[in-house]
Molecule: RNase P RNA; transfer RNA
Organism: Pseudomonadota bacterium
Formats: sequence, C1' cells, structure tokens
RNA sequence: CCAGUCGGCCGGGCAGUCGCUGGUGAAGAUGGGCGAAAGCCGAUUAUCACUGGAGGAAAGUCCGGGCUCCAUGGAGACAAGGCGGCGGGUAACGCCCGCCCGGCGCGAGCCGAGGGAAAGUGCCACAGAGAGCAGACCGCCUUGGGGGUUCAUCCCCCUCGGUAAGGGUGAAAGGGUGGGGUAAGAGCCCACCGCGGGUCCGGUAACGGUCCUGGCAUGGUAAACCCCGCCUGGAGCAAGACCGAAUAGAGGGCGCUUUCGUGGGCCGUCUUCAGCCCCGUGCCCCGGGUGUGUCGCGCGAGGGGCCUGGCAACGGGCCUCCCAGAGGAAUGGCUGCCAAUCCGGGGUGACCCGGUGAACAGAACCCGGCUUACAGGCCGACUGGUCUU
RNA sequence: GCUCCCAUCGUCUAGUGGUCCAGGACACCGGCCUCUCACGUCGGUAACAGGGGUUCGAACCCCCUUGGGAGCGCCA
Repeated sequence: CCAGUCGGCCGGGCAGUCGCUGGUGAAGAUGGGCGAAAGCCGAUUAUCACUGGAGGAAAGUCCGGGCUCCAUGGAGACAAGGCGGCGGGUAACGCCCGCCCGGCGCGAGCCGAGGGAAAGUGCCACAGAGAGCAGACCGCCUUGGGGGUUCAUCCCCCUCGGUAAGGGUGAAAGGGUGGGGUAAGAGCCCACCGCGGGUCCGGUAACGGUCCUGGCAUGGUAAACCCCGCCUGGAGCAAGACCGAAUAGAGGGCGCUUUCGUGGGCCGUCUUCAGCCCCGUGCCCCGGGUGUGUCGCGCGAGGGGCCUGGCAACGGGCCUCCCAGAGGAAUGGCUGCCAAUCCGGGGUGACCCGGUGAACAGAACCCGGCUUACAGGCCGACUGGUCUU
Repeated sequence: GCUCCCAUCGUCUAGUGGUCCAGGACACCGGCCUCUCACGUCGGUAACAGGGGUUCGAACCCCCUUGGGAGCGCCA
C1' cells in the first nucleotide's frame, strides 16, 4: 500500500432570531369557597424571570421482570405453551460471558432451534430389482442340458442355485480404505479409521486422551406425534384507585323470604389445607366534573468519576448529580460560521475556489434484553499478500 | 396504548409436507356457432406478500419484515 476480520463510540458543534412545552417564583386579571370585615384558601388565564425538554434504536411487541387487580399464602394433578451441549453472570430471561463438540475459511475469525432415532408410532413421493423383519435388474461364479466344433480351450442359449465386490436408480441402498481368502463373493479373517461397551488418567462439567473388548447388531426425519429434564396461575396503566347524578355505591330507611351450615369469591380445568369476606330480593332517599376530573406518573435493578475482585459477562466500596413527562401529544423553523463527506473547476503537488452540508426515525407506566431500519464518520486489536529498509 | 387474526390468478376460493411448472367459478382473450350480438361450446393468459432457515423435498413447519383487519377503557 492492497484485500479482509472483530470490538467500541459518535450520529452534528457554536452564535443570532422567531416560536412550542413541563416546573418554580413574581406581580396582575377573571370567576369560586370561608369570613361581620380585614383577610385567607385553592382554581383558570395571559405576561415576565430562572430552569428542564427524545433515541440508539423511542420501532417490531419477540422474550424476561417491576407495578396493579383477580382477598392472601401453601401443596398436588391434568391440560396448554415454551426452553434444551457444559459451567458461570443476573431480579429474571429464550439474554450475556467463558469453554466443549460439529461445519466453513490459507488465516484473523464466522456459523450451529447443539437433549433423545438400540421406548414406541407415523412418513420417506418419483425413479429403482429392492426404502425398512432389505433387495438378484444387469453383472460375477456354479449344477444340469443343448448348440457353435471331431475333442479340449473358448463362446452362445435354457435351467437349479450362490453372491451385496462392480454397474444402474435415488436425497438416502445395512460401516470406509487396503490386504488375505474364495468357484465367485461377503467382517469370512487381518491392519488402520469410524461405531458400541468397559478400565484408567486429565477436567467442576460438557468433553478429551490411553488401553482392552465386540466383528457391526444401530438409515434419515422430533422447526412430525412423542419420551426425558427444566420453566410458566391469569390479565394487563384502556391495569387499577379516589371524589362523585341519572346507570355507580361496603351509604341510610321500609317490606318480603331463607335459615346456622351450606353457597359464592385466583379472567385454563380440578382437588386439598390454612384463612378472609358476603348473606337473597323489591321500593324509596342521598348525589361532582363531560368537548372527557384527580391520582397511578417518574429517585430508578438511575447516570457520571475513582478504587477494587474476576480471563470475561458481572460483582463490591466510596464520592457526586437529579436528568422530559402534559394532552391525541411539546422537544421546532430560518440565517450565518465551522467540522466531516461528496460533486465540479484549477494546480506536478501540498493545496485553493464554488456548491452540498444529509440517514433511520420520534417518548405515552417503567426497566433488562433480542430483532429489524440507518447517510456519513472516528478509535482500537488482529489476519493474508506485495514492495522497500 | 394493549391484545389478537389474516395474506393463493383481476375478484371469490380449494389446498393441511411429494400425486401441484398449484385446481375450480366469475371476469378477460382467441376459435367455432349466428346475417350480427347474446346464449352455448372448445382452448388459452393469469397467483402462493417479501427474505431466511428446517427437510431429500415447503403454498403448508419455524423465524424476521411488509401490508390489511378486528376487539378492549373511563359508571361509558
């Protein structure tokens, strides 16, 4: 210099001007309540001052939680759904880190829904002789007979059998390669590799290695049913709570009925234990807002810095900061300069001049992840090649 | 905002791992019939929303994306 791999970060900055929105304060206006009055209380609205105001994904809503309700807590069964190498991290996870195994790449590295197919069932189209208690179409060898020939060798046809080495079919044909053996063949026998079982060694484990042994018995598919292990009660802030009309109410009154052990109460079903609450029904009285009341609603598994344990994910300690929250919804527009990029022109070149100055997208209860979208840029670690010293 | 569902010719639909270069009806195009049109009849064009994975094999099973639809709250 060229080609490439992995990780982290930014995703505009400054100034002017015109606006939007939350909070606090000031002084004013409007209408309300209390009070004899002075005054006090809270509400709305415009002004002024100070101050806060989108993201790395706020997105998809795919997982895991917090929170709230089903009154609460425990045990069990069934169903439904999900997860799946091993160890660790975490509030938890299907996430993350480290390792193992398999595949790909010269390599840095990348990819893997990665338990079980010798528990059972199903399926394996077409092609093919045979596709699941395997299978003789061609071929090879052989018994008997006939023929080409006078005989032998050799060849052809029919026939009784053997054979899974070769051909052919297929995604897949019942271990692979080599040698021995045989009429021809075959784990029939042997060596190596693979596979199953066992011993020992290393490792927390997945697993790896050594040795012995079995001659192979066991095709694929579980993102088909299923089996094994583990996890999950259901719903979701339009959850829910409060003030409170008609329709709500755990309020009050009257009438009727049932009686003391049953009935109801977890928004998949059922059983059980502890334990809490309510009794059914009719009529009358009471009584806010509505172009949508108040709370839930942002101090949190929070951000930043330093020290420290750990290979890492992450944990611990100390200091410091307060950082959007309203509603169908604010966080914006314009101008100038600059950074970075690209385009055009000039120059041998450093560079100069002019223009551009962007992407994906936008909180709606909140967090931890994953996935998807994204103009452009910065930093670090590493690999392969070429050239020079 | 939350919770679900669906996507196959121009339209309505069949399919539930292979028999599917996906079948049917209406529509469209061409031929025959007719003096001509209609009706009838014969033939043809035309689709699995996009991408990736599992499998020998995917419209079908799984994941992501895109598009469309439905339901749910304040006493409502």